[in-house]
């Protein structure tokens, strides 16, 4: 750097440290009732990885003589749901903290989309 998915939920305690911190840039918080950061222990999540369950669905088999079609199934499949939270990121003020560009009309603390960041994953 490029592809893609999410970003109105959710989660902080303790030592070090000592003035900065929300990505920029304008606003607006935060913070010596202790910023960043770095340790250490906790927790939240559920992107991957890994585990589990046949509920959906699909396939297999029986049964309606046969086909559509139903119905059934101690069978098989983890595509779609779902659980779990071992390992790999990630994250634990405020909606990405609002907005920035462009549209809409209800005209503003609106709404829709983007942009540009973060975060997984892939290349």
């Nucleotide at each position: 750097u490029c592809u893609u998915a999410u970003c109105c939920a959710g989660a902080g305690a303790g030592g070090c440290g000592g003035a900065g911190g929300g990505a920029c840039c304008g606003g607006c918080c935060c913070u010596g009732c202790g910023a960043a950061g770095c340790c250490u222990c906790g927790g939240c999540a559920a992107c991957c990885c890994g585990g589990c369950c046949a509920c959906a669905a699909g396939a297999g088999c029986g049964c309606a003589a046969c086909g559509a079609u139903g119905c059934g199934u101690u069978u098989c499949u983890a595509u779609g749901g779902g659980c779990c939270a071992g390992g790999g990121u990630g994250c634990c003020a405020a909606a990405u903290c609002c907005g920035g560009c462009a549209g809409a009309c209800a005209a503003g603390u609106u709404c829709u989309g983007g942009a540009a960041g973060a975060u997984g994953a892939g290349a």
This is a predicted structure of a 123-nucleotide RNA (SAM riboswitch aptamer (S box leader)) from a soil metagenome.
Of the family's consensus pairs, 97% are formed in the model.
Rfam family: SAM riboswitch aptamer (S box leader). Rfam's curators write: The SAM riboswitch is found upstream of a number of genes which code for proteins involved in methionine or cysteine biosynthesis in Gram-positive bacteria.
The sequence is in RNAcentral, with records from MGnify.
Its mean pLDDT, the model's own confidence on a scale to 100, is 84.